Transfer RNA from Phlebopus portentosus, 73 nucleotides, folded computationally. It is recorded under the gene name tRNA-Lys-TTT-3-1. Rfam family: tRNA. The family's RNA type in Rfam is transfer RNA.
RNA sequence: GGAAGCAUAACUCAAUGGGUUAGAGUGUGAAUCUUUUAAAUUUAAAAUCAGUGUUCGAGUCACUGUGUUUCCA
Numbered sequence: 001g002g003a004a005g006c007a008u009a010a011c012u013c014a015a016u017g018g019g020u021u022a023g024a025g026u027g028u029g030a031a032u033c034u035u036u037u038a039a040a041u042u043u044a045a046a047a048u049c050a051g052u053g054u055u056c057g058a059g060u061c062a063c064u065g066u067g068u069u070u071c072c073a
Stems, first nucleotide, its partner, number of pairs: 001072007010026004019056001028044005049065005
């Protein structure tokens, strides 16, 4: 220098070919329980890498950029 893949919650991962309010586990906060902690139960907050475009509708499709991984030279 060229090519390909990946980017979703604090972490690990889902989301059937574009369609209802993007979910789960772990973690965190609160409550109940307990002498206390832990455990258990209930509950809450929290996310689509950034931008533009296509579409009635985009996490999903296209383009650009950023980061990262791999391959080729």